Background
This is a predicted structure of a 69-nucleotide RNA (c-di-GMP-I riboswitch aptamer) from a soil metagenome. The RNAcentral record of the sequence draws on MGnify.
RNA sequence: AAAUGGCAAACCCGCUGCGAGGCGGGGACGCAAAACCACGGGACUCUCCGAGUUAGCCGGGCUGCCGAA
Numbered sequence: 001a002a003a004u005g006g007c008a009a010a011c012c013c014g015c016u017g018c019g020a021g022g023c024g025g026g027g028a029c030g031c032a033a034a035a036c037c038a039c040g041g042g043a044c045u046c047u048c049c050g051a052g053u054u055a056g057c058c059g060g061g062c063u064g065c066c067g068a069a
Stems, first nucleotide, its partner, number of pairs: 006031002011026006029056001036061002039059003042054005
């Protein structure tokens, strides 16, 4: 490069959480790991000095599909 496909932003609806957010349905902005993990940093939330959220913020760990190079 190609091929089978995969995931699903914003937004809308329902449920749920104090909240950040999460889950399901619709929907696609994008993604070669946009699979998984909260280990480090960042950002965010709260019942705040502790607890939590975010893996589609960055780094790292680990696993997977294809096969021209």

Model confidence (mean pLDDT): 91 of 100.